[in-house]
RNA sequence: GAAAGCAGCAGGAUGGUCGCGGAUUUUGUAACCAAAAUCCGAGGAAAGUCCGGGCUCCAUAGGGCAGGCUGCCGGAUAACAUCCGGUACGGGCAACCGUCAGGAAAGUGCCACAGAAAUGUUAACCGCCGAUGGGACGAAAGUUCACAGGUAAGGGUGCAACGGUGAGGUAAGAGCUCACCGGCAACGCUGAGAGGCGUUGGCCAGGUAAACCCCAGUCGGAGCAAGGAGGAAGAUAUUAAGGUGACCCGCCGUUUCUUCCUAAAAACCGCUAGAGGUGUUUGGCAACAGACAUCCCAGAUAGAUGACCAUCGAGGCCUUCGGGCUGAACAGAACCCGGCUUAUAUGCUGCUUUCUUUU
Numbered sequence: 001g002a003a004a005g006c007a008g009c010a011g012g013a014u015g016g017u018c019g020c021g022g023a024u025u026u027u028g029u030a031a032c033c034a035a036a037a038u039c040c041g042a043g044g045a046a047a048g049u050c051c052g053g054g055c056u057c058c059a060u061a062g063g064g065c066a067g068g069c070u071g072c073c074g075g076a077u078a079a080c081a082u083c084c085g086g087u088a089c090g091g092g093c094a095a096c097c098g099u100c101a102g103g104a105a106a107g108u109g110c111c112a113c114a115g116a117a118a119u120g121u122u123a124a125c126c127g128c129c130g131a132u133g134g135g136a137c138g139a140a141a142g143u144u145c146a147c148a149g150g151u152a153a154g155g156g157u158g159c160a161a162c163g164g165u166g167a168g169g170u171a172a173g174a175g176c177u178c179a180c181c182g183g184c185a186a187c188g189c190u191g192a193g194a195g196g197c198g199u200u201g202g203c204c205a206g207g208u209a210a211a212c213c214c215c216a217g218u219c220g221g222a223g224c225a226a227g228g229a230g231g232a233a234g235a236u237a238u239u240a241a242g243g244u245g246a247c248c249c250g251c252c253g254u255u256u257c258u259u260c261c262u263a264a265a266a267a268c269c270g271c272u273a274g275a276g277g278u279g280u281u282u283g284g285c286a287a288c289a290g291a292c293a294u295c296c297c298a299g300a301u302a303g304a305u306g307a308c309c310a311u312c313g314a315g316g317c318c319u320u321c322g323g324g325c326u327g328a329a330c331a332g333a334a335c336c337c338g339g340c341u342u343a344u345a346u347g348c349u350g351c352u353u354u355c356u357u358u359u
Base pairs, nucleotide, nucleotide: 001355002354003353004352005351006350007349008348009347010346012312013311014310015309016308017307018306020041021040022039023038024037025036026035027034028033043330047341048340050339051338052337053336054335055223056222057221058220062249063248064247067219068218069217070216071215072086073085074084075083076082087101088099089098090097091096102214103213107212108211109208110207111206125155126154127151128150129149132148133147134145135144136143137142163181164180165179166178167177168176182204183203184201185200186199187198188197189196190195227269228268229262230261231260232259233258234257235256242252243251244250276295277294278293279292280291281290282289283288315326316325317324318323
């Protein structure tokens, strides 16, 4: 210098004028309220609403059954399908990246078409053999037939045909035997574990669990339109009505239920100080946790967060190289957090790898 890999940041600025929502204070008003001043007023995704939790109500959510979800190991966490560290396998020369990654040797099911046969200590279509038994010829040696039978090495079918390559062996073949490779099992060492390393044994076992199922773990339900009103009548008495949002048990239960009326998505509370932000520091490889200091940072309800002007402005276009024109992506709170996913113009930073050049 080039090409890559990974991690991360910013995502228009300043001033003025006029407006909008909120909080506090002051002034005026009997009150509603009005005015003024000061301060605050969208995001990294506020989005999709896909996971997880807080919070609220129903038992404080208890036992069983059914069902759902998760799925290599260890850790982090309020929790998770998230994150961190590792293992195995796969990809890349490498930095690094990817993986719905438990069990098919518990049982059941399925494996289209093709094929003889699709899992059953099993299959003979072509091919090979026919040692052995049998037939024919022959005096005999033997030759021949391919009837019984043997054979999964070769061909063919198929995603897949019951380990692979080579040698021995055989009538032909075959883990039948041997060497190497692969798998599996047992044992030993090692690691916290997933796992790793080694020895032995011919033990050789198809795929599918995103089929049922098995194993381990985990999950009560509903949701801020949660939840919180006012009045009247009736029912209920030791366990009743009723509630516990699949079901059974159990539990709650003296104020609880039912019906009607008022009001009705009108107002108010919930509502925003929080698993909170920033900085320093300690522990930890890290995710993260602790301590200290400091800060207060939207709360609308059909929904405020805007418009205009000036100066600047990354970038883009044109150029007679003097300059001129243009002027910011995706998007936008609605109870609150932690994630994931998706959208995102443009600019920038750090670390690492490979190659090349110069010294």
Background: A computed fold for a 359-nucleotide RNA from a Candidatus Gastranaerophilales bacterium, annotated as Bacterial RNase P class A. It is recorded under the gene name rnpB. The prediction has a mean pLDDT of 76. It matches the Rfam family "Bacterial RNase P class A". Rfam classes the family as a ribozyme. From the family's description: Ribonuclease P (RNase P) is a ubiquitous endoribonuclease, found in archaea, bacteria and eukarya as well as chloroplasts and mitochondria. The sequence is in RNAcentral, with records from ENA.